[in-house]
Molecule: small-subunit ribosomal RNA
Organism: metagenome
């Protein structure tokens, strides 16, 4: 100190989560040791048993008992000592008001600070004056009697006192009167004198005999505690007063003893504390009154800090002891281990009555996730009594249990291998585990066992000795100092020391990012993680397991809370035009803030002092425990409140003053500013009257309507509402809403000029108050157009819409409501400073006219600075400053309860439970749009010619079946894999077989193998037989046991090579460097022209380049060289019936090599230039001449695990491997692609001509003969420019046929036959004769094609025995029309624009409705709770009265009344939990209905 996550990427808003530190903690897993803390947070629930406050005999009376000793005995026992002035009890005094414990109430002068008390008390204790004299009546105890279960009385009697009453003395106490002085803020205090009242006391120890009086001795002396009264102190306490001290205003008004006064009672003391009367007043938006929470604080935790949280242990106050009330003693209590009532429990009980009160320390039930021993001592501290000895002290001290915590040690060092085993992993080479272990030297902390062995304990006490004071004393008592003896729970503890041994002592998370740490295996949206973000659907570093790793370590995690990060409530420190967030708008209260100068004061502020800020804690230094943690002591701090001096700039208050802020004033011009009344035209409807006839109207297209009873249209008059055309203009006027014919009258603001006055009179404004659009609401008018609802026509799948024909409310006026808008500049109001251009509207100045100036206002564009961008820029969102209104993740929800308001609609305030991890703004970059520009393409349009109809051929779908193996599925599947399924292929089916297997590699062995015969069998196969090596001595061929090992067209194209199809042969995709934005990113590649083209030119913050385009290849179109056999012949020659058939020849064709040729070169016109155009030379060819190969970064998880490779899973007597027969050819049916076709541009016959390009020895086959033919049987050349397939076909000519289901068509089917092959039965392909279906140009619809193209016409090839080929790839022959053009329809490209889309329009996404689950409002009723009101009743106590009674008397009992817990009865507000039904909300891969938003979203 920051990081994760919204996006396809980006800045930013903004939440969510983390990482950090902590804790009385609890929980899972471990778990050696010790120090020092700590330890019922729940049920202030309810307790069993033991303790927890007693003491003093030096106040008092009275006073045991065992037991031991001694005597006596009738042997039962008694006496005397001693126990013992001791136990217990009692009176009396002093203390149980402290200690100890808990936080239930308390929002308070409870607490915390800092003052006041001149309004006050204090026992013990210190100081200092002063007395302490003489009396008196009683009562416990005891003792007798009685009651009662008991607890517990009740009578009678007897005594004591430091208990208790008088009297006496008496003040410097108190209290009245009077007078002097002093102080004081107001009350008043104090000091001095004088007079008068009034009030005290207890005694007990030692000690001694000086004194007094004595026989000891005390009544005497002295000492010493103690008693009264008094000052003064000190520490404690009461009461006041200033500030502070939680939430809620959906709690806004409280209060009658309430505020005040007079007077009286009460108090320790002030006061309505309390009472009479008298007066109306006190409190409160600076938050009263109610609610809800809650003990406060010092300090703990966090945090840099300011702050937040917290109020355990230790301190300090408070408040409380079952629960409510109450008082009494007392110096103090309204009292934890005391009293009285009353209540709930809960125990005893003889039922009549009684007893208790752990929120002390132990325990113990309950509650709860949870939290100790029914320990040991009074040796230390500290406390109560006492004169002390001592005694009490669950306060302490100490041990115990608990890793609850914070510290400290420990589980062993050192060395030890190119690295053992074993896991584990692997590319099988190898890595890791790991110096780790083993071994091998060495140490001894803990624990363990043996020994020693503390500090805490001396200022105390006892004795003893010395010196002192008081005293008559050498007594005593006190003080001091010196010796000596005593006391230790803890505890034989804590430390020291021997002794053995490495020997007894490691374990938790966690290893996808964040966050440190990676592999394998099992699982297969299962199981299951998870703090967020996500992980898991067969190759999961995210689940589980294991090896590693890594963190921390007697502990580790995890949950839980707080704080921080969170500047995410922002004083330090945010924000508000679009992200949440300016009120609609002004006037204006309170408040806040407020010019220039002056003088005074000194509240705020600023200096110094002094006073407090309790100790501990926190820091800092030194110190004790071996170190730390823990303590100790010293210092600083404690940011604070006071009090008193001083300072006066600055805020304040108080005086004078001033003019620049405001504001009067006098003139002066603009304007839809507002109200009121009148006036005007021009349109639209109706009425009436003419005029006229058949339609009108209305729409993408109609139809609903109007019209022959005369509509629309034309002219003429009239009525009757509403709005005001053109001027009209980001012009003007007003707070804002809003205002718009004209004229008049009544009114408000702003501007300018001008200088007179007033003199800070000023901004803002919480509540408040006026006004606030439409639209709704009331009362009455009014109604022409226009028009929610309504009704008809349409539109559609529907159409409660969008259109179109009517048409009410309303829209007008008056009054009165309502108070809301995307009421917006989404940008409160005021002031003040900061560059500039330019246009408008008004005024002033100044002008002939232009330019210039100065004021206010409306506008546009830009600087600087501001913003996250876009933007905003003197009318800021800039640079200050001052008031106010708001914000604080998204929904839920502007909803619910409440309240106010309103006639109602509804308005204003305004939450929670729940749920998400996002929601948002701005800008990018794509992609899309029934958005917009430009452009291209057989895209469209012009044309040709198909297909969709027929049969038939082939493929798919479907079905069917034992199988019909399997794969392609929108363009980009469907004559596709297959370029050729009878068997084979063959993967599929039945059925019979083999199991290291049918194929390959190593291989020990053998010497055979192959080959031919019989038989058995559908066949593999099996039985039997016959035959059988070679060699150069290395081997070769053949088999081959076990074994490594085969096989698989099984699976997964969504694991993947590596090949294809598509966009698309479309023009684009990108990089380096500069540059520009914060940043994705952008510039470059846009622009302006061209191009087939990111193709070239030109301009340009760009300058280059790269993959594409073209080009380089090949073909093909023209020419040369060169060569001339198999090809080719002009000329020469031979020969033939004919033929280049010969001999020769290279001219020509033509073959194949290698050159040439086309570059917009030239010429014209246009253009800056690239280029274009149009025409032409020239030229075989002209403008990339034709074709073809090539196919940028990328898309489509495209297609292929069945071409072939390959990861993974998965079969092995089978999912492998042989064989036989079936199947893939199946058929109601639909679809694609063909082919024949339907005819005369035809068909039949006869005749005739003319390619190229291939193929051919298991072949092509000349020619002969046979057959009608398919073909067959002979031959003969050819490994091919040589022979052969080989006839080319349309074409020509020449005859027939005449428009019909025909001489068109040829399917069907029938007989016969042919080839080929082991074998045409499922299922071949050709001949021949017979047969002769549909079908007469083919619906919505679609498909090819721009030239040698389409149309047509034949020809060859590959596979391949054969052939379903009509098919697939070539080749050639005829050989057309048409393109005005780019509006449309489809596809693509740049450019722009909008978007909520980015799996990217086959997207997104809204609402009902059905279902599941949660939460939550409303609800007839129902339970419950706490504060109150009225009314009845009232215990104890306390005060007040008081005739009988009781006492000499004080006075007391009784009774009355006041007050007063509780309690009953009651009418209500309040809060909380529950509920039939009932609303809405939210959340749930794949339900229904629509399609409402995101594009002009398709009615913005």
């Nucleotide at each position: 100190a920051g990081a994760g996550u919204u996006u396809g990427a980006u800045c930013c808003u903004g939440g969510c989560u983390c990482a950090g530190a902590a804790c009385g903690a609890a929980c899972g897993c471990u778990g050696g040791c010790g120090g020092c803390g700590u330890g019922c947070u729940u049920a202030a629930c309810a307790c069993a048993u033991g303790c927890a406050a007693g003491u003093c005999g030096a106040a008092c009376g009275a006073g045991a008992a065992a037991g031991c000793g001694g005597g006596c005995u009738u042997c039962g026992g008694c006496c005397c000592g001693u126990g013992a002035g001791u136990a217990a009890a009692g009176u009396g005094g002093c203390a149980g008001a402290c200690g100890g414990g808990u936080g239930a109430g308390u929002a308070a002068c409870a607490c915390g600070u800092g003052g006041g008390u001149a309004a006050c008390c204090u026992a013990c204790c210190c100081u200092g004056a002063a007395g302490u004299g003489g009396g008196g009546a009683a009562u416990a105890a005891c003792u007798c009697u009685u009651c009662g279960a008991a607890a517990g009385g009740a009578g009678g009697g007897c005594u004591a006192a430091u208990a208790c009453c008088g009297c006496a003395u008496a003040a410097c106490a108190u209290c009245a009167c009077a007078g002097a002085g002093u102080c004081u803020c107001u009350g008043g205090a104090c000091u001095c004198c004088g007079u008068g009242a009034u009030c005290a006391a207890a005694a007990c120890a030692g000690g001694c005999c000086u004194c007094u009086g004595a026989u000891u001795c005390a009544u005497g002396c002295u000492u010493g505690u103690g008693c009264u009264u008094c000052u003064g102190g000190a520490g404690g306490g009461a009461c006041c007063c200033g500030c502070g001290c939680c939430c809620c205003a959906u709690u806004a008004g409280c209060u009658u003893g309430u505020u005040g006064g007079u007077g009286a009672g009460g108090u320790a003391a002030c006061g309505g504390c309390u009472c009479a009367c008298c007066a109306a007043g006190g409190c409160u938006u600076c938050g009263a009154u109610g609610g809800g929470u809650a003990g406060c604080c010092g300090g703990c935790c966090u945090g840099a800090g300011a702050g937040g949280g917290c109020g355990a242990u230790c301190g300090g106050c408070c408040a409380c002891a079952c629960u409510g009330g109450a008082a009494c003693u007392u110096a103090g209590a309204c009292a934890c281990g005391g009293u009285c009532c009353a209540g709930a429990c809960u125990c005893c009980u003889a039922c009549g009555g009684g007893a208790g009160g752990c929120a002390g320390c132990a325990g113990u039930g309950a509650g709860g996730a949870a939290u100790a021993u029914u320990g040991c001592g009074c040796a230390a501290u500290g406390g109560g009594c006492g004169a002390a000895a001592g005694c009490c002290u669950g306060a302490c001290g100490c041990a115990g249990c608990g890793a609850c915590g914070c510290c400290g040690c420990g589980u062993g060092g050192a060395g030890g291998a190119c690295g053992a085993a074993g896991g584990c992993c692997u590319u099988c080479g190898g890595g890791u585990u790991g110096u780790a272990a083993a071994c091998u030297c060495c140490u001894g902390u803990c624990a363990g066992g043996g020994g020693g062995g503390a500090c805490g304990a001396a200022u105390g006490u006892c004795g003893g000795c010395a010196g002192g004071c008081u005293g008559a004393a050498u007594a005593a008592u006190c003080c001091u100092g010196c010796c000596g003896g005593u006391u230790g729970a803890c505890g034989g503890u804590a430390c020291c020391u021997c002794c053995a041994a490495a020997g007894g002592a490691a374990g938790c998370c966690c290893c996808g990012g964040c966050u440190a740490a990676c592999u394998c295996c099992g699982u297969g949206c299962c199981a299951g993680c998870a703090g967020c973000c996500g992980c898991g659907g067969u190759a999961a570093u995210a689940c589980g397991g294991a090896g590693g790793g890594g963190g921390c370590c007697a502990g580790c995690g995890u949950u839980g809370u707080u704080c921080g990060g969170a500047a995410u409530u922002a004083u330090u420190g945010g924000g508000c035009g679009u992200a949440a967030a300016g009120g609609g708008c002004a006037c204006g209260u309170a408040g806040g803030c407020u010019g220039c100068u002056u003088u005074g004061c000194a509240a705020g502020u600023c200096g110094a002092a002094g006073g407090u800020g309790a100790a501990a804690u926190c820091c800092c230094u030194c110190a004790g425990c071996u170190c730390a943690a823990c303590u100790g002591a010293g210092g600083a701090a404690c940011u604070g409140c006071c009090u008193c001096c001083g300072a006066u700039a600055c805020u304040g208050c108080a005086g004078g003053g001033c003019u620049u802020g405001a504001g009067u004033c006098c003139c002066g011009g603009a304007g839809a500013g507002g109200g009121u009344a009148g006036c005007g035209g021009a349109a639209u409807u109706c009425c009436c009257a003419g005029u006229g006839u058949a339609g009108c109207g209305g729409u993408g297209a109609a139809a609903u309507g109007c019209g022959u009873a005369g509509a629309u249209a034309c002219u003429g008059g009239g009525a009757g509402g509403a709005a005001c055309a053109c001027c009209g203009g980001u012009g003007g006027c007003g707070a804002a809403g809003g205002c718009g014919g004209c004229u008049a009258c009544c009114u408000g603001g702003a501007c300018g000029g001008g200088u007179a006055c007033u003199g800070a009179c000023g901004c803002u404004g919480a509540g408040g108050c006026a006004c606030g659009a439409a639209a709704g609401c009331g009362u009455g008018g009014g109604g022409a157009g226009c028009g929610a609802a309504c009704a008809g026509g349409a539109u559609u799948a529907g159409a409660u819409a969008c259109c179109c024909u009517g048409g009410u409310a309303g829209u007008c006026c008056a009054c009165g409501c309502c108070g809301u808008a995307a009421a917006c500049g989404a940008u409160g109001a005021u002031u003040a400073c900061u560059g500039g251009a330019u246009g408008u509207g008004u005024g002033c100045g100044a002008u002939a006219c232009a330019c210039a100036g100065u004021a206010c206002g409306c506008g546009u564009c830009u600087g600087a600075g501001c913003u996250a961008a876009a933007g905003c820029g003197u009318u800021a969102a800039g640079u200050a400053a001052u008031c106010c209104a708001c914000c604080u993740g998204g929904g839920g929800a502007g909803u619910a309860c409440g309240a106010u308001c309103g006639c109602a609609a509804g308005a204003u305030u305004g939450a929670a439970a729940c749920u998400c991890a996002a929601a948002g703004g701005a800008a990018u970059u794509g992609a899309c749009g029934g958005g917009g520009g430009u452009c291209c393409g057989c895209a469209c349009a012009a044309g040709c010619g198909g297909u969709g109809g027929a049969g038939c051929a082939u493929g798919u779908g479907g079905u069917u079946u034992a199988a019909u193996u399997c794969g392609a599925u929108g363009a980009u599947a469907c004559g596709c894999g297959a370029g050729g399924a009878a068997c084979c292929u063959u993967a599929c089916c039945u059925g019979g077989g083999c199991u290291a297997g049918a194929a390959u590699g190593c291989g020990a062995u053998u010497g055979a193998c192959c080959u031919c015969u019989u038989c058995a069998g559908a066949g593999a196969u099996g039985a039997a037989g016959a035959u059988u090596u070679c060699u150069u001595c290395g081997g070769a061929c053949a088999u081959g046991a076990a074994g490594c090992a085969a096989g698989g067209u099984g699976c997964u194209g969504c694991a993947u090579g590596g090949c294809u199809g598509u966009c698309g042969u479309c023009a684009g995709c990108u990089c380096g460097u500069g540059c520009c934005g914060u940043g994705a990113g952008g510039u470059g590649u846009u622009g302006g022209g061209u191009u087939a083209a990111g193709u070239c030119c030109c301009g340009c913050a760009a300058c280059g380049a790269g993959c594409g385009c073209a080009a380089c290849c090949c073909u093909u179109a023209c020419u040369g060289u060169u060569a001339g056999u198999u090809g080719c012949c002009a000329g020469c020659a031979u020969g033939u019936a004919a033929u280049g058939a010969u001999g020769g020849g290279g001219a020509c064709u033509c073959u194949a090599a290698c050159a040439g040729g086309a570059c917009u070169g030239c010429c014209u016109a246009c253009g800056c230039a690239a280029g274009u155009a149009a025409a032409g030379a020239g030229g075989a060819a002209g403008g990339u001449g034709g074709g073809g190969a090539c196919g940028a970064c990328g898309u489509c998880a495209a297609g292929u695990c069945a071409u072939c490779a390959u990861g993974g899973c998965c079969c092995u007597u089978a999912c492998g491997c042989c064989c036989a027969g079936g199947g893939c050819u199946a058929c109601a049916c639909a679809c694609g692609u063909g082919c024949u076709a339907c005819a005369a541009u035809g068909g039949g016959g006869a005749g005739u001509a003319c390619a190229g390009a291939g193929g051919g020895u298991a072949g092509c086959u000349a020619c002969c003969u046979g057959g009608u033919a398919a073909c067959a049987g002979g031959a003969u050349g050819c490994c091919a420019a040589u022979c052969u397939c080989a006839a080319a076909a349309a074409g020509c000519u020449c005859c027939u046929c005449u428009c019909a289901g025909u001489u068109c068509g040829g399917a069907u089917u029938g007989a016969g036959g042919u080839c080929u092959g082991c074998a045409a039965c499922u299922c071949g392909a050709c001949c021949u004769c017979a047969u002769g279906a549909a079908g007469u140009c083919g619906g919505a619809a679609u498909c090819g094609c721009u030239a040698g193209u389409a149309a047509u016409c034949g020809c060859a090839u590959a596979u391949c025995a054969g052939c379903a080929a009509u098919g697939a790839u070539g080749c050639g022959g005829u050989g057309a029309a048409u393109a005005c053009g780019u509006u449309c329809c489809c596809g693509g490209a740049c450019c722009u624009u909008g978007u909520a889309c980015a799996c990217a329009c086959c997207g997104c996404c809204c609402g009902u409705c059905a279902a599941g689950c949660c939460a939550u409002g409303g609800a007839a009723g129902u339970u419950g709770g706490g504060a109150g009101g009225a009314c009845c009743u009232g215990a104890a106590g306390a005060c007040a009265g008081u005739a009988a009674c009781c006492g000499c008397a004080a006075g007391g009992a009784g009774c009355u009344g006041u007050u007063a817990a509780g309690g009953g009865u009651u009418a209500u507000a309040c809060c909380a939990g529950u509920a039939a039904c009932u609303a809405g909300g939210g959340c749930u891969a794949a339900g229904u209905c629509g399609u409402a938003a995101c594009a002009a979203g398709g009615u913005a």